[in-house]
The RNA shown here (small-subunit ribosomal RNA) has 1394 nucleotides and comes from a metagenome.
Its Rfam family is "Bacterial small subunit ribosomal RNA".
RNA sequence: CGUGGAUAAUCAACCUCUGACACUGGAAUACCCCGGGGAAACCCGGAUCAAUGCCAGAUGAGGUGCGGCAACGCAUGUUGCCGUACUAAAGGUAGCUUCGGCCUCCGGUCAGAGACGAAUCCGCGGCCUAUUAGCUUGUUGGUGGGGUAACGGCUCACCAAGGCGACGAUGGGUAGCUGGUCUGAGAGGACGAUCAGCCACACUGGGACUGAGACACGGCCCAGACUCCUGCGGGAGGCAGCAGUAGGGAAUCUUGCGCAAUGGGCGGAAGCCUGACGCAGCAACUCCGCGUGCGGGACGAAGGCCUUAGGGUCGUAAACCGCUUUCAGCAGGGACGAAGCUUCCGAGGUUAAUAGCCUACGGGGUGACGGUACCUGAAUAAGAAGCCCCGGCUAACUACGUGCCAGCAGCCGCGGUGAUACGUAGGGGGCGAGCGUUGUCCGGAUUUAUUGGGCGUAAAGAGCGUGUAGGUGGUUCGAAAGGUCGUGCGUCAAAUCCUGCGGCUCAACCGCAGUCCGCGUGCGAAACCAUCGAGCUAGAGUCCGGAAGAGGAGAGUGGAAUUCCAGGUGUAGCGGUGGAAUGCGCAGAUAUCUGGAAGAACACCAGUGGCGAAGGCGGCUCUCUGGGACGGUACUGACACUGAGACGCGAAAGCGUGGGGAGCAAACAGGAUUAGAUACCCUGGUAGUCCACGCUGUAAACGAUGGGUGCUAGGUGUGGGGGGUGUCGACUCCCUCCGUGCCGAAGCUAACGCAUUAAGCACCCCGCCUGGGGACUACGGCCGCAAGGCUAAAACUCAAAGGAAUUGACGGGGGACCGCACAAGCAGCGGAGCAUGCUGUUUAAUUCGAAGCGACGCGAAGAACCUUACCAAGGCUUGACAUGUUCAGGAAAUCCUGGGAAACCAGGCCCCUCGCAAGAGUCUGAUCACAGGUGGUGCAUGGCUGUCGUCAGCUCGUGUCGUGAGAUGUUGGGUUAAGUCCCGCAACGAGCGCAACCCCUGUUCUGUGUUGCCAGCGGCUAGGCCGGGGACUCACAGAAGACCGCCGGUGACAAACCGGAGGAAGGUGGGGAUGAUGUCAAGUCCUCAUGCCCUUUAUGUCUUGGGCUACAAGCGUGCUACAAUGGCCGGUACAGCGAGCUGCAAUACCGUGAGGUGGAGCGAAUCUCUCAAAGCCGGUCUCAGUUCGGAUUGAAGGCUGCAACUCGCCUUCAUGAAGUAGGAGUUGCUAGUAAUCGCGGAUCAGCAUUGCCGCGGUGAAUACGUUCUCGGUCCUUGUACACACCGCCCGUCCGUCAUGGAAGCCGGAAACGCCCGAAGCCUGUGGCCUAACCCGUAAGGGAGGGAGCAGUCGAAGGUGGAGUCGGUGACUAGGACGAAGUCGAAACAAGGUA
Repeated sequence: CGUGGAUAAUCAACCUCUGACACUGGAAUACCCCGGGGAAACCCGGAUCAAUGCCAGAUGAGGUGCGGCAACGCAUGUUGCCGUACUAAAGGUAGCUUCGGCCUCCGGUCAGAGACGAAUCCGCGGCCUAUUAGCUUGUUGGUGGGGUAACGGCUCACCAAGGCGACGAUGGGUAGCUGGUCUGAGAGGACGAUCAGCCACACUGGGACUGAGACACGGCCCAGACUCCUGCGGGAGGCAGCAGUAGGGAAUCUUGCGCAAUGGGCGGAAGCCUGACGCAGCAACUCCGCGUGCGGGACGAAGGCCUUAGGGUCGUAAACCGCUUUCAGCAGGGACGAAGCUUCCGAGGUUAAUAGCCUACGGGGUGACGGUACCUGAAUAAGAAGCCCCGGCUAACUACGUGCCAGCAGCCGCGGUGAUACGUAGGGGGCGAGCGUUGUCCGGAUUUAUUGGGCGUAAAGAGCGUGUAGGUGGUUCGAAAGGUCGUGCGUCAAAUCCUGCGGCUCAACCGCAGUCCGCGUGCGAAACCAUCGAGCUAGAGUCCGGAAGAGGAGAGUGGAAUUCCAGGUGUAGCGGUGGAAUGCGCAGAUAUCUGGAAGAACACCAGUGGCGAAGGCGGCUCUCUGGGACGGUACUGACACUGAGACGCGAAAGCGUGGGGAGCAAACAGGAUUAGAUACCCUGGUAGUCCACGCUGUAAACGAUGGGUGCUAGGUGUGGGGGGUGUCGACUCCCUCCGUGCCGAAGCUAACGCAUUAAGCACCCCGCCUGGGGACUACGGCCGCAAGGCUAAAACUCAAAGGAAUUGACGGGGGACCGCACAAGCAGCGGAGCAUGCUGUUUAAUUCGAAGCGACGCGAAGAACCUUACCAAGGCUUGACAUGUUCAGGAAAUCCUGGGAAACCAGGCCCCUCGCAAGAGUCUGAUCACAGGUGGUGCAUGGCUGUCGUCAGCUCGUGUCGUGAGAUGUUGGGUUAAGUCCCGCAACGAGCGCAACCCCUGUUCUGUGUUGCCAGCGGCUAGGCCGGGGACUCACAGAAGACCGCCGGUGACAAACCGGAGGAAGGUGGGGAUGAUGUCAAGUCCUCAUGCCCUUUAUGUCUUGGGCUACAAGCGUGCUACAAUGGCCGGUACAGCGAGCUGCAAUACCGUGAGGUGGAGCGAAUCUCUCAAAGCCGGUCUCAGUUCGGAUUGAAGGCUGCAACUCGCCUUCAUGAAGUAGGAGUUGCUAGUAAUCGCGGAUCAGCAUUGCCGCGGUGAAUACGUUCUCGGUCCUUGUACACACCGCCCGUCCGUCAUGGAAGCCGGAAACGCCCGAAGCCUGUGGCCUAACCCGUAAGGGAGGGAGCAGUCGAAGGUGGAGUCGGUGACUAGGACGAAGUCGAAACAAGGUA
């Protein structure tokens, strides 16, 4: 450039539809103006005047009403035609004009269609309560009128009597609903902020007006409450709009900027309005992202904390070196959001046009946020970390402080002197601009269980049946397609959630795309469920047969027994109990015999036997009657199961009316018992128990186990029926159905247990449960004559309550057994005096400890000082005692003088030693570490000890059983002193205990004989004295002996027991030592040791004096006695264990004596203590407070010791108390024992006649036996105990709290009757008023309208009675909790009466 196609705006031509006719009038009023009033809002009067306002008229396509016709549709109905009546309108801006008008755009009217919107109706779904069960009168329906935009009792008149409700009506309470949000595996549960849809409301209540739309958030009227103004006459107002204020509250923001965007309203438009909205501000309120640095760095710094004092840890952390610069800060640049809009300037198109309109044409203008996001530059590690937790759950530990205080705590729980739990610190753990707490919801919670629980004993099966609704339901065929299944379509708003992709540097955030379930609907399938139809017989029922039964109801009848009455016999008791008494009896009981009366119950049979739905049913007979099992197989043909409500039955007690009443027996009375005894026991005794009728309606009404159906090993009894075998018949044996028991498999169960009669495996239906208490209760309702029953909460309170089983412990449970445990004995204690210890009291102090047995003659085997720990007074402060450091020094102590109560102080006197030296040793003084503590804690501990108990027990490994705790072994049968031994046994073994080994003693033997012994021999001073001896005694060593070894019996042929022989000894010969696991927070910090705490011129230490020795009273343990088995006097005999040198001490002498003088001998089989005493012989006393008894007191002495006053012992003389055998109660002892007699020793200067530890002498009685008391062992049983019976636990009284009742009082909400009745709609009237239209010239009249008046309705208000809910209430009721209170003792054991 050509060709073809498409196309905005505009223009032209053509076509279609509609209309192309008529009118274009009237009256009023507002603003404005004049006059007046008023503080104001504003009001009053007058004049004039407009409209798209108002009124009137014309036309009527169409619409609407009425009447008619036709067509269509299942139908409400729709469409068309005809007739009739009613029914519209308005102008404005710009331009041109020949001034007539034309044209543009915006309007106006009528009609139709669509969209948006609005209204109404219907189906389904959407909270709690039945302690709300009946509700409803315009109510349900019809006819007609009215009303509405429209259907409709929406409203009215009349008619009918309906309507809703157990599938929850009505009432009460609560609540906006939804998309969604949170949580959860899901199913569900809870919620409904933001965002979005719908609804409702706008000071409270009522009402309409206007309008398309309102009964109207920023409109009106009325009533009410409140606030404000007022000149008191009257007015004004409504933030649950955005900000903001006050109040309330645990708590919730700026009196911001802008219309730039999005959206809305108005306008033709420019534009105006917009607390919608867009932005900014505030708050860590939420979500997301980022930073506070990164890499090196050991002397493992300093410092903190811990420490075993070595070290560890904070910790590569820091310092130091190197690097980076996000973010904040500084400087510079700087947006997107502006698509668009634009009557700002041009250009182009169209056109007659410069008008108008149009344009993916050009320029200009338009941004609140905002100089913000973002980008760039320079510089510096520079500016930037907290909170919670650390006992377990639950990741993370030590120190100090505190001392059941302060405090913590989600649950369990921590804290009372070593707190990983409180507080702080160090360290650690977690999260991190956050972290903790609180509240709420879901989860965990299968703890409301649809998914997904249970009901024998843990909460839970209705007391039992009949049966309605409902739920569930045998077998075959067919139909249809409601459920069911498949597939398609519609819908399920958007947002959200989820998946994928994308945009802000990421993310949060945002955008795009996609999907399920559900609901509706079309089509299809037909097994199952449901429906309909037709059949079947296995479920169920009917019929026939012979049996069983305490099944039920009624009537009758029998004997035994009890009691009573009458009579006989007969005499003093009976009765009753653990024992008694009350009671009965001489007025004749009880006992016994005869006769009679009355009522109630039915011995034996009788049996985990029978029947019944359960409750329940028992002499016998008759009548009526229900049900079941078995056998037969004729009939019906699913007729079945269960069963909310409902109805009926339902022990005992109780109630009503009327009878009856023998026995028994609540209440009551009396007697006992007892601390009491309103009980248990006894004697009486009334209701009641019995009958008839009526009520009550509950029980551990239990198998603590709902009903039905099917399935799943057996064994063994028993009741009923049938069959088989067999027989003459029967028994027997076998099979089967139903019932009723026991034992057991699988399985189940938390376990116990259940187990074809399930608590097993399944299905169907009903009832019931959801921590304990409050509470089988309150209130309300229903029932009942009442008693009461049924239904059934909450406040509050606790962290458990409960089941089954285990181990212990305990029992006024059982069985077996043991012990001086009882019994049998002997001697005591308890009474007296004294000694001694303790309590108490006292005191300056009376030091402390020990407290049932198992403290109390205990620590203490010895308090005048000392001891000594206590008190008073006086002293010392590195100390009375130990070790070390540093410094000074060479003496100090002793001794002397003075003071003093002493300690001590002051003064005096006064050599250091060794070594060449350095230095060492020692001592003194000073200093620092430290010493010291009989101060606390025995509940921080070691060690030691007591006790059960010298009782026979206590455990372990492996195995087995049990979910487990645990069991078994260890139990059982025997036996033993013994868990000693034997046998048996799912146990087999082992350990600590028992026993034995050790010591003493009893017998014998061997060896050795001095200091011991002396038979025989010898000697003598007559004494084992000497020689001698080893025989004996004895001593010291060693050995033997005793083992149920032997015999007999019993026994399981075992273990063993009984008896015997022998023997010194016989059944562990006697005694001792020896003390299992453990218990008692037993005892001891004052033996010792020791943690921690406390003290340090004192809580240490020294000294003097005092106290521990007190004395109203009480207790324990002893001694001595009360006398004659004795006291006293005289004579005389016989031991053993022991001790002794700061000691025992002889002979001798003195003394009445204690003792003294003196000193032989002896370190001890040598010497001494050391004469043993009781005993025996003789004498005396003669039963008494004594010749008993010896306390107490006086006097005089002795001894020890520095010292006998407080406060020693002994002697002599004198004195001569209580006590005459000891209440309740209580102790020891079984043989060389008890009893009795003396002796020795430790401690010790002295002090014990009494304590303690030993020794010998003399020397008994009794034991039937295990019923009882106490303690213990084993098995078993019960348990609500486990701190374990000294346990646990109940009720009253008191306080606090919540609740119920209550004469009343106050209030809320709702309903009803009546009164009053605003505004307003509607109706009527409208004599008064009235512009438009009509008639009329006009006056006037008419039409229409209005004021006013009347009426219906009607909010608030008033009033009345009734109901309901809440608050409060003198008093009252029960409940829960509370400190260690009071009274009793109900429960748990046989809980002391199951």
The coordinates come from a structure-prediction model, not an experiment, and the mean pLDDT is 82.